[in-house]
Context: one part of a larger RNA
RNA sequence: AGCACACGGGGGAUGCCUAGGCUCUCAAAGGCGAAGAAAGACGUGAUAAGCUGCGAUAAGGUUCGGGGAGAAGCAAAUAUUUGUUGAUCCGGACAUUUCUGAAUGGGGAAACCCGGCUGGUUGAAGACCAGUCAUCCGAAAGGAGGCAAACGCACUGAACUGAAACAUCUAAGUAGGUGCAGGAAGAGAAAACAAUAGUGAUUUCCGUAGUAGCGGCGAGCGAAGUGGAAAUAGCCCAAACCGUUUUUGUUUCGGCAAAAUCGGGGUUGUAGGACUACAAUAUCCGUAAUAAAGUAUAGUGGAACAAGUUGGAAAGCUUGGCAAUAUGAGUGAUAGCCUCGUACACGAAAUGCUUUAGAAGGUAGUAGUAUCCUGAGUAGGGCGGGACAUGUGAAAUCCUGUCUGAAUCUGCCAGAACCAUCUGGUAAGGCUAAAUACUCUUGAGAGACCGAUAGCGAACUAGUACCGUGAGGGAAAGGUGAAAAGAACCCUGAACAAGGGAGUGAAAAAGAUCCUGAAACCGUGUGUUU
Numbered sequence: 001a002g003c004a005c006a007c008g009g010g011g012g013a014u015g016c017c018u019a020g021g022c023u024c025u026c027a028a029a030g031g032c033g034a035a036g037a038a039a040g041a042c043g044u045g046a047u048a049a050g051c052u053g054c055g056a057u058a059a060g061g062u063u064c065g066g067g068g069a070g071a072a073g074c075a076a077a078u079a080u081u082u083g084u085u086g087a088u089c090c091g092g093a094c095a096u097u098u099c100u101g102a103a104u105g106g107g108g109a110a111a112c113c114c115g116g117c118u119g120g121u122u123g124a125a126g127a128c129c130a131g132u133c134a135u136c137c138g139a140a141a142g143g144a145g146g147c148a149a150a151c152g153c154a155c156u157g158a159a160c161u162g163a164a165a166c167a168u169c170u171a172a173g174u175a176g177g178u179g180c181a182g183g184a185a186g187a188g189a190a191a192a193c194a195a196u197a198g199u200g201a202u203u204u205c206c207g208u209a210g211u212a213g214c215g216g217c218g219a220g221c222g223a224a225g226u227g228g229a230a231a232u233a234g235c236c237c238a239a240a241c242c243g244u245u246u247u248u249g250u251u252u253c254g255g256c257a258a259a260a261u262c263g264g265g266g267u268u269g270u271a272g273g274a275c276u277a278c279a280a281u282a283u284c285c286g287u288a289a290u291a292a293a294g295u296a297u298a299g300u301g302g303a304a305c306a307a308g309u310u311g312g313a314a315a316g317c318u319u320g321g322c323a324a325u326a327u328g329a330g331u332g333a334u335a336g337c338c339u340c341g342u343a344c345a346c347g348a349a350a351u352g353c354u355u356u357a358g359a360a361g362g363u364a365g366u367a368g369u370a371u372c373c374u375g376a377g378u379a380g381g382g383c384g385g386g387a388c389a390u391g392u393g394a395a396a397u398c399c400u401g402u403c404u405g406a407a408u409c410u411g412c413c414a415g416a417a418c419c420a421u422c423u424g425g426u427a428a429g430g431c432u433a434a435a436u437a438c439u440c441u442u443g444a445g446a447g448a449c450c451g452a453u454a455g456c457g458a459a460c461u462a463g464u465a466c467c468g469u470g471a472g473g474g475a476a477a478g479g480u481g482a483a484a485a486g487a488a489c490c491c492u493g494a495a496c497a498a499g500g501g502a503g504u505g506a507a508a509a510a511g512a513u514c515c516u517g518a519a520a521c522c523g524u525g526u527g528u529u530u
Base pairs, nucleotide, nucleotide: 001529002528003527004526005525006524007523008522009521015515016479017478020450021449022447023446024445025444026443027442028441029439030438031147032146039100040099041098042055043054044053046078050074051073061094062093063092064091065090066089070082071081072080105114106113107112115133116132117131118130119129120128121127135144136143137142151182152180153179154178155177156176162169166216192199193198203230204229205228206227213221214220234431235430236429237375241264242263243262245260246259247258248257249256250255269409271374272373273372274371275368276367277366278365284362285361290357291356292355293354294353295352296351297350299346300345301344305320306319307318308317309316321337322336328340329339330338380404381403382402383401384400385399386398387397390416411426412425413424414423415422466473467472486514489501490500491499492498
């Protein structure tokens, strides 16, 4: 030195565990903010570095309820207090709430500096205290501003990529940017579909269907009607006509006309309405205050067991009982009957929500058809673009930058060039719940989801430490024991190191670098080989 065996050190794999995550389901909520938000700075404890809470009333104040013996957070110990005259704790309401921050008196290198006015303290100056002073919209009242996870609408809008290169095309109206809103948004009551039969607003899903089509007819893109389901809800203006008020023009001062304004009227395609002539007071809808009920935010009651035995410990095993409308969790091993709960039955001073009842308010007909009304720089057209599954195509339909430009119910639009017939509809004003999308968040629950190199980056003082000028990047780190019973005392030692005894404990080869304790790696001893 090699090999074998034994015993160690080292290391932290593996097993077991879970305090934390992940993905969903059902409900709730869907906002906060000048009454100063979100996010922070600095303070705040007897002692106080961190986290948590709170704000100079500072781990808290007042009040109303709950609750019933200890309490002063994580967090032990000491001190000092406090509590059956009801504390701590839980819930409702209220008060306080420094400074920064939209930040708003002015400034500013955020958490700082400096002011004006009014009032107060002071004999006065100074200083201090309280209040107030930004901008925009609005006549005023009042409102806006900023933040926030996804979902929504609008405006804007790539490239990589694919086409085996690449330019039309694709990726994709995606990512990104901007604005704005709601608990949903958008859409929405046919100038719709359809096809000789019919349907009857919108939205979503299934399906039609990878079909019809589009396409350097390449790559690829890709519907719709019928059908089946979810959910269902319909309405209001403009105008004709009648009137009020004001102004203007004109006047023979009686009026007439025009414009503006407000009120009535009226709202559609089997055309309707005005108008003329009749008729009627019905039916249904519906909310504010308020009342009642329910519910949310604390809670209350809540069944039934003992002995023996093994053991450190009984819930195990044995024996004999009881409960059950009763998941489960904990307790020194595996507990229906030990504890907490659960099923079930109850409960609210205060604040919110829902439902019901509820003033106001809204809501109808018949006949006639001469006249009037029924949304104009609109519909449509030319040129250029865009949206439509559809790339300009034979290209309908929709939007419009530009140039034009109708008709008026005997009207007009559509049915994929266009024309005729036929059919359907009634544009150029507006509102509208539900079915649908999403989850920063709250509650309850689930998992052929993870179990500390996994699962969120984060089970722990984690967006922390640390890195970067900055935008930004971004960790590692869980486990003594049932209970600290966390090793009194003695010895070695310089020792507050370390170790050996002693003691605790079921175990200390559980001793705080603490469950289990693999391998690499490093040793000691014995044997053996050279």